This is a predicted structure of a 504-nucleotide part of an RNA (small-subunit ribosomal RNA, 5' domain) from a metagenome.
Context: one part of a larger RNA
RNA sequence: GAGUUAACGCUGGCGGCGUGCAUAACACAUGCAAAUCGAACGAAUCUAUCGGAACACUGGUAGAUUAGUGGUAAACGGGUGAGUAACACGUGGGAAACCUCCCCAGAAGAGGGGGAUAACCCGCCGAAAGGCGAGCUAAUACCCCAUAAGACCACAGCCUGGCAUCAGGCAGGGGUCAAAGUAGUAAUACACUUCUGGACGGUCCUGCGUCCUAUCGGCUAGUUGGCGGGAUAACAGCCCACCAAGGCUAUGACGGGUAUCCGGCCUGAAAGGGUGAACGGACACAAUGGAACUGAGACACGGUCCAUACUCCUACGGGAGGCAGCAGUGGGGAAUUUUGGACAAUGGACGAAAGUCUGAUCCAGCAACGCCGCGUGAAGGAUGAAGGUCUUCGGAUUGUAAACUUCUUUUAGAGGGAACGAAACAAAUGACGGACUCUCAGAAAAAGCCACGGCUAACUACGUGCCAGCAGCCGCGGUAAUACGUAGGUGGCAAGCGUUACUC
Repeated sequence: GAGUUAACGCUGGCGGCGUGCAUAACACAUGCAAAUCGAACGAAUCUAUCGGAACACUGGUAGAUUAGUGGUAAACGGGUGAGUAACACGUGGGAAACCUCCCCAGAAGAGGGGGAUAACCCGCCGAAAGGCGAGCUAAUACCCCAUAAGACCACAGCCUGGCAUCAGGCAGGGGUCAAAGUAGUAAUACACUUCUGGACGGUCCUGCGUCCUAUCGGCUAGUUGGCGGGAUAACAGCCCACCAAGGCUAUGACGGGUAUCCGGCCUGAAAGGGUGAACGGACACAAUGGAACUGAGACACGGUCCAUACUCCUACGGGAGGCAGCAGUGGGGAAUUUUGGACAAUGGACGAAAGUCUGAUCCAGCAACGCCGCGUGAAGGAUGAAGGUCUUCGGAUUGUAAACUUCUUUUAGAGGGAACGAAACAAAUGACGGACUCUCAGAAAAAGCCACGGCUAACUACGUGCCAGCAGCCGCGGUAAUACGUAGGUGGCAAGCGUUACUC
C1' cells in the first nucleotide's frame, strides 16, 4: 500500500447492487417448510334435479367435500462442516466386472380365471397414544393359468476380433418368465407388459497431485497371497472354510496433531505466499451410536426399529419428541437480521387438464457491514463588518468566508401520469415495485472524523511542571513543551473517519 462475512469509538442525508452466528454439530416454545391424483377403486356426507312418492322414505343423474385402499413424489430441492489425511477431492484413464424410475427411438404384446383386505357396521380394551375380535366390499392392490422372443438358464456348433479371464455375430434343439385399465358415442388420448438401443444419473477400479511432526522407527493374523464357496447390480478378504507365510517401511510405514476438497478469492511485476465467507461442483452428516425395511434410487434431515443422554405428557399402567429447513427464543460471544408478502416470474412434485403444494425462489423489512453513485447549493459580494485568535499595539489572520443581491431545486417532501419485469393463438394474469415524466413550496431538511516533533502533508497561544499525560519507531514532559490538555489556525480523508485483529 492492498484486502476482510469484521468488531470497537466518534459521527451520520439519500439511492442502487451485494452481504449478514466466523463462537456452542449448545438446547429449543410457536407457526410454516411435501404433497398430489375422483380421468385407478369402493364408500360416506351435502347440494341441485328427475321418477315412485310428495318437506319424511327410496331409486337414478350431475356437482362439491372427506377419510380409506391404490399410484407417483417424498433419495430432489433446502441446511451444516462435526467427522474425514482418505480414491474424500482435483485431474487423466479403465469397467471385456456393473445398475439406471421417469424420457426418446425401435420390435412385439395386453387372452382367461381366483382368493382376500382397508374403509364401513357390530362388540371390546385403554387416561392417552393406540389396539383386539367378528361380519361385508372394490380396484391400475394381490395371486394362478395361457401366450413367449434376438430376454434369462444350462447344452453343443461356426465365423470375426481382442486384453489373460473373454467380446460381438449367425444358426440349433431343451427349460423358465408378462400385462390393467381409465376417459370419450367413436376416432383417439393417457396409462400397462417384455426386449433392444440411446439419453440422463450413479457405482467400482486405477496413474498422478493434496498440511505439520522422527522428542512417533518399526507396523501388520483377515494381516499378504492361493483354492473353493457365500454375498452384491458388479470386481474384490467384502465375508467364510482350508492352505501357504507373506505384505508395508527412511522415496517416512505405523502413531500423534490439525483440517472437508476444488473452481475460485486476497496479495504480488511475476515466481510465490495466504485463504476456501458469499456463487458453482464434489463429499460427509442430520440429538449420540447401531441396524435394516420399502424402493429404479436411501441404509433415508421433517420414515421405521433398538440402545443411550436429555426434554415433555400421564389416571403411574404407559406414551411423545429431535430447527446443522424458514422465521424466532434462551445460551455462548467483540459480533451477525423479520416469529413479513407472494406463488406474479424462474424452477420442482402430482394431475389428461383446470389446478393444488412449494420458507426452493422472487420480493419486502433490519444493519454505513461492503462496493458504487449523488447531495449537503451556485454566481456575484470589501470600508476586508462584528466576534474569535495572535500581536512588536502599527496590525495580521479567520476571509469572499459571512451578511447582502440575483438564481437553481438534484436528493428528501406533497400531488398526478406511466413504460417494463407478462411468456403462452386470443383474452386474462404483478407479491414486489416502479425507470421515466408533469406540477408545487422553499436554500430550504442534510458534515463529520483524525492528525499537525521527525518518519509524514499541516503552528501559534495559554494551562501543566518527569506531575497529569502521549507513544507505531525514535522518543516527548523536571517553568518559556510546534510531542501532554484546551483554544484559534492549518493539513488529510469524507457519510464517513480513526483504532484493534488477521493476510500478502
Record summary:
The full RNA is in RNAcentral, with records from SILVA. It matches the Rfam family "Bacterial small subunit ribosomal RNA". Its family is annotated with structural constituent of ribosome and ribosome in the Gene Ontology. Its mean pLDDT, the model's own confidence on a scale to 100, is 85.